Source information
RNAcentral holds the sequence, with entries from MGnify. The RNA shown here (SAM riboswitch aptamer (S box leader)) has 99 nucleotides and comes from uncultured Lutibacter sp.
[in-house]
RNA sequence: UUAUUAAGAAAGGCAGAGGGAAUAGACCUGAUGAAGCCUUAGCAACCCUUUAUUUGUAAAGAAGGUGCUACAUUCUACCGCAGUUUUGUGGACAGAUAA
Repeated sequence: UUAUUAAGAAAGGCAGAGGGAAUAGACCUGAUGAAGCCUUAGCAACCCUUUAUUUGUAAAGAAGGUGCUACAUUCUACCGCAGUUUUGUGGACAGAUAA
């Protein structure tokens, strides 16, 4: 810089109090064992492989490089629109992942 970000997929061992990115608020989660580390398994299909092609892409695959496996990136914060309040909705910012 570009693309994606409401889909999908968990068991075991060590460990021992926090965790859901940061700030604030809310809401969750955790001694029926959080974070972290390891093993195995799985999900997905960004890179990748094959085929077709109007060269834009489409379909199939999963050996390898990553990523991921509570809750929408847990929700809100800034801007627009709708609404009498609560609120709903679209976008931006920020973050995450890949190339």

The prediction has a mean pLDDT of 83. NCBI's taxonomy places the organism under Bacteria, Flavobacteriia, Flavobacteriales, Flavobacteriaceae, Lutibacter.